[in-house]
Molecule: RNase P RNA; transfer RNA
Organism: Allostellaceae bacterium
RNA sequence: ACAGGCGGCCGGAUGACCGCUCCGGGCGCAAGUCCGGGGAGGAAAGUCCGGGCUCCCCGGAAGACACGGUGCCGGGUAACGCCCGGCGGGGGCGACCCCAGGGACAGUGCCACAGAAAGCAAACCGCCUGGCCGGCGACGGCGGGCAAGGGUGAAAGGGUGCGGUAAGAGCGCACCGCGAGACCGGCAACGGGAUCGGCAUGGCAAACCCCACCGGGAGCAAGACCAAGUAGGGGCGGCUGGCCGGCCGAGCCUUCGGGUUCGGACCGGCAGGCGGGUCUUCGGCGCCGCCGCCCGGGUCGGUCGCGCGAGGCGUCCGGUAACGGACGUCCCAGAUGAAUGGUCAUCCCCGCCGCUCCGGCGGCGCGGACAGAACCCGGCUUACAGGCCGCCUGUCCCA
RNA sequence: GAGCCCGUAGCUCAGCCGGUAGAGCACAUGACUUUUAAUCAUGGGGUCCCGGGUUCGAAUCCCGGCGGGCUCACCA
Numbered sequence: 001a002c003a004g005g006c007g008g009c010c011g012g013a014u015g016a017c018c019g020c021u022c023c024g025g026g027c028g029c030a031a032g033u034c035c036g037g038g039g040a041g042g043a044a045a046g047u048c049c050g051g052g053c054u055c056c057c058c059g060g061a062a063g064a065c066a067c068g069g070u071g072c073c074g075g076g077u078a079a080c081g082c083c084c085g086g087c088g089g090g091g092g093c094g095a096c097c098c099c100a101g102g103g104a105c106a107g108u109g110c111c112a113c114a115g116a117a118a119g120c121a122a123a124c125c126g127c128c129u130g131g132c133c134g135g136c137g138a139c140g141g142c143g144g145g146c147a148a149g150g151g152u153g154a155a156a157g158g159g160u161g162c163g164g165u166a167a168g169a170g171c172g173c174a175c176c177g178c179g180a181g182a183c184c185g186g187c188a189a190c191g192g193g194a195u196c197g198g199c200a201u202g203g204c205a206a207a208c209c210c211c212a213c214c215g216g217g218a219g220c221a222a223g224a225c226c227a228a229g230u231a232g233g234g235g236c237g238g239c240u241g242g243c244c245g246g247c248c249g250a251g252c253c254u255u256c257g258g259g260u261u262c263g264g265a266c267c268g269g270c271a272g273g274c275g276g277g278u279c280u281u282c283g284g285c286g287c288c289g290c291c292g293c294c295c296g297g298g299u300c301g302g303u304c305g306c307g308c309g310a311g312g313c314g315u316c317c318g319g320u321a322a323c324g325g326a327c328g329u330c331c332c333a334g335a336u337g338a339a340u341g342g343u344c345a346u347c348c349c350c351g352c353c354g355c356u357c358c359g360g361c362g363g364c365g366c367g368g369a370c371a372g373a374a375c376c377c378g379g380c381u382u383a384c385a386g387g388c389c390g391c392c393u394g395u396c397c398c399a
Numbered sequence: 400g401a402g403c404c405c406g407u408a409g410c411u412c413a414g415c416c417g418g419u420a421g422a423g424c425a426c427a428u429g430a431c432u433u434u435u436a437a438u439c440a441u442g443g444g445g446u447c448c449c450g451g452g453u454u455c456g457a458a459u460c461c462c463g464g465c466g467g468g469c470u471c472a473c474c475a
Base pairs, nucleotide, nucleotide: 001395002394003393004392005391006390007389008388009387010386012347013346014345015344016343017342018341020039021038022037023036024035025034026033027032041370045381046380048379049378050377051376052375053219054218055217056216057284058283060282061281062280063279064278065277067215068214069213070212071211072086073085074084075083076082087101088099089098090097091096102210103209107208108207109204110203111202124150125149126146127145128144129143131142132141133140134139158176159175160174161173162172163171177199178197179196180195183192184191185190223304224303225302226301233295234294235293236292237291238290239289242270243269244268245267246266247264248263249262250261251260252259253258272288273287274286275285297474298473299472311330312329313328314327315326316325317324318323348368349367350365351364352363353362354361355360400471401470402469403468404467405466406465409424410423411422412421418455426442427441428440429439430438448464449463450462451461452460
């Protein structure tokens, strides 16, 4: 110098004028007005995870089931599917990057087409002939042996070489691979490994499933209060239904007076019942029926929730790091058709054109991104013009 | 603001526990008819919304994104 990797940060600045919103103070009966102060983001986004908060009775205790999620090991955290460090596998010359990375001798299922055979393996072409038959013979047929070579496929039950054999084959041997492995290192995942085994039963679990662990549901349109107004209305379903009395409905009998049977969450009493994804048990609480759905009626107002928080910044300490601790300091948006803006000037950056003494100068540009809080916080993911800083790698050149 | 669903031919939809994508209407050509319609026959037409991943193989399974649609106020 060129090419590249990783981490972090910024993402217009200043001034004037005209506006918007919130808070505090002054004036004013009020509407309002004056002064001072605050006023979008790294993603405010997607709503993909985890929490706070609120309601569903306390989601209280124990267990089972169903459903959903996570998945190497150790740590961090309020928690996580996030982060940090390590292990294993893969990629790159390298800095470094990527991985949903438990279990396939618990079971079930699938492996299309092609191919002889796709999972208790198999023999199409081929190789061989120690057996029998035919033939003088070459050879052919029957029977049998083999899996070396060819071919199919994503995948065909180790690879190469030598020996061996009728031909072959871990059949034997050497090396490589694979499996088991005393022992050693490490908290662990895992790594190393004397020695042993001729090799023995492929893949898919982001297919069902098994194992371990985690998880109640809904969401600020949660929820609480005030005001106004309506018809404090109607229907359907689920749950418990044991006894007594009444009432209602239906059937049967009837001498028409009634009797009898069945049904009913219609009423009263006792027993008790109901209220959380389901079920069982236990404790407490509430109600006397509880819960759910639908139709019809009314309103379209206000206040709270609502911003001091797992908060920001700085220094020091512990830790490889994520992060934690101590001290100091700061208060930093709160709208509700929804504020945080517009114009101008100067400067900055970028692009183009012209001039140049190569340092720059001048002109033009509806050029300066992605986007915009809505209960809050921790992450992830996605979008983003342009620019800055630090560390590192490879190649080339110079000293 | 929150919750849920969908995306396959020009249109409406199947196919979704993996094996190379179909139906109806529409379109084109031919036949029938004097001609058109109807009918019959034949045929063309696909980024399975996009990008990654798992797998031998993805419309289908998983992750991320894009686009479209539906529902949800309070009182009694």